[in-house]
This is a predicted structure of a 687-nucleotide part of an RNA (large-subunit ribosomal RNA, domain II) from a marine metagenome.
The coordinates come from a structure-prediction model, not an experiment, and the mean pLDDT is 81.
The full RNA is in RNAcentral, with records from SILVA.

Context: one part of a larger RNA
RNA sequence: ACCAACAACUUUAUUUUAAUAGCGAGCUUAAUUAAAAUUAUGUAGGCGAAAAGAAAUUGAAUUUAAAAAUGUUUAUUAGUUAUUUAAAUAAUACCCGAAACUGAAGUGAUCUAGUCAUGAACUGGUUGAAUUUGACGCGGUAACGCUCAUUGAAGGACCGAACCCGUGUAUGUGGCAAAAUACUGGGAUGAUUUGUGAUUUGGAGUGAAAGGCUAAUCAAACUCAGAUAUAGCUGGUUUUCUGCGAAAUCUAUUUAAGUAGAGCGUUUAAAAUAAACUUUAUUUUGGGGUAGAGCUCUCGUUAAAUAAUGGAAAUGAAAAUUUUAUAAAGUUUAAUGAAACUUCGAAUACAAAUUAAAAGAUUUUAAGCAGCCAGACUGUGGGUGCUAAGAUCCAUAGUCAAGAGGGAAACAGCCCAGAUUAUUUGAUAAGGCCUCCAAAAAUAAUUAAGUGCAAAAAUUGUAAAAAAAUUAAAACAACCUGAAGAUAGGCUUGGAAGCAGCCAUUCUUUAAAGAAAGCGUAAUAGCUAACUGGUUUAGAUUUUUUGCAUUAGUAAUGUAAAGAGACUAAAAUUAUUUGCCGAAGCAAUAAAUUUAAAUCUAAAUUUAAAUGGUAGCAGAACAUUUUGUAUAUUUUAGAAGACUUAUAUUUUUAUAGGUUGGAGAAAUCAAAACUGAUAAUGUUGGU
Repeated sequence: ACCAACAACUUUAUUUUAAUAGCGAGCUUAAUUAAAAUUAUGUAGGCGAAAAGAAAUUGAAUUUAAAAAUGUUUAUUAGUUAUUUAAAUAAUACCCGAAACUGAAGUGAUCUAGUCAUGAACUGGUUGAAUUUGACGCGGUAACGCUCAUUGAAGGACCGAACCCGUGUAUGUGGCAAAAUACUGGGAUGAUUUGUGAUUUGGAGUGAAAGGCUAAUCAAACUCAGAUAUAGCUGGUUUUCUGCGAAAUCUAUUUAAGUAGAGCGUUUAAAAUAAACUUUAUUUUGGGGUAGAGCUCUCGUUAAAUAAUGGAAAUGAAAAUUUUAUAAAGUUUAAUGAAACUUCGAAUACAAAUUAAAAGAUUUUAAGCAGCCAGACUGUGGGUGCUAAGAUCCAUAGUCAAGAGGGAAACAGCCCAGAUUAUUUGAUAAGGCCUCCAAAAAUAAUUAAGUGCAAAAAUUGUAAAAAAAUUAAAACAACCUGAAGAUAGGCUUGGAAGCAGCCAUUCUUUAAAGAAAGCGUAAUAGCUAACUGGUUUAGAUUUUUUGCAUUAGUAAUGUAAAGAGACUAAAAUUAUUUGCCGAAGCAAUAAAUUUAAAUCUAAAUUUAAAUGGUAGCAGAACAUUUUGUAUAUUUUAGAAGACUUAUAUUUUUAUAGGUUGGAGAAAUCAAAACUGAUAAUGUUGGU
């Protein structure tokens, strides 16, 4: 891992609900007893028919009080007993699961820590302390010391086997091994190592101290018991079909993963309403202070005017007066912002009524049972945040949740649309119609970027529209010619001649030419442009707006910002037209179930509508084992079981045949349950 078997809402008591049955203003026994039986006995007790009060007590009333009001009860006759059902409560209480706690409970020191007793072990080599003795040596008065030679054998001394330990690395990691192996290391006469025996223990021991060790177990060992400890937490909880179908909110909580009341679901009963209720629309009447707007108030902002009062200066003996590149309340004028401003003020919404239409039955009360109280995204209105977030918190609508189908390449929350079943049927929705891939063409434009799903901004890309002035008396552009004189204007200056600077900026000639727009020179000179003529020739210049396009453009495994191929008078974009495809929606044909109505002897038929569904509520069935029915039936002329074939029904199943098997099986209607497994890191077994 697979297969098989086993594996979880039970039992008892009490209370309440519902169904059924008995009796009924009554109902009913419990223990017990009886030779044993769903039967009798037993009337103690219980519930009900009357309540109020703490109680005495009173009583359809009563209590409080001096009295009344108030409070509770009555006014309407239904209970009770049994069985079954559902829930609650108490118990292990649907099943499995802790870490832990407790007990003067018990067992452990053959492992290991310390200690005690008695034994044992340490190849070999090195170093050479104290000490001994000698000397006619040296120092010293001496004691004695030094030196030389000699002797000696100390040490938690050295090197290194056995032995003990375990430094580093590698292997190993379901290993050779629940701590090893290889190489390399440390100690190796000592605080050494070790055999045997003994001793100290669970809040206790022992510890050269690491919370270490106390039998592969230690921040409190192991065994047993309390004990099925408790778990608001995780996991699991076994056949089918039918009807309805939620919530993820409010309030409270030592509360936030829980629970309770309300809200939303379901079942039953009763009642209300056809001049009714719900939904939609018309009309009417309401209140409002949001959006917007505004500045009357409040708080701010901008500018100006005026200006009390401060500061500074001047004069003055002082009072005070005058002045000011100063500050400035207030007032006025103009403009302006506001969730906690309003002289104003919608649309919607909400409430009540009126009228109309279509569909549905709807609502309330009582009782039983729930689940839900972690929500998600999208659109809209807001708060927090950075007008960040697939962020977070409200409101409102939708979808998902609990919803399949078609579209969006793929894609819970987007768009279309709500799946009873069957069909190689038809017409459609969203969305599509070159191929993948079902279905398409036309007309008029635009785009050249493969734009075709990213912004501000920029663009002499291109298309279209509008306006202005200009042009055959020749424009715009290009090329050729001229671009002069008074004069080097005056001033300034070393110089200043169109062109350093200041002032002025006239006149003449002319087709035209500024006392000069730019380059240039020390100053002149020189070169252009303005302006003019000529050549040429038909449009050209400026401004504004719009469509498409371009740049902006930039990231991490690989193109990767159309799903791919690919597409350019399109298979892109804009506008228009007519077709087609396309869903489990709608329609068609056939069928099932439920509800309602009609028909109605029954039971069915007809008609209409409905039939997605998690938590959950309600209902109806199938199968398994055992019992009664059953001393019947069936079976050796072959039971159950196993394997297999066929048939039937909406096929959880049943019936029949065949093979095997070799002795029981169990219709029908009832009864009772150890009654149903693809899931619990389930348990056991097998492979």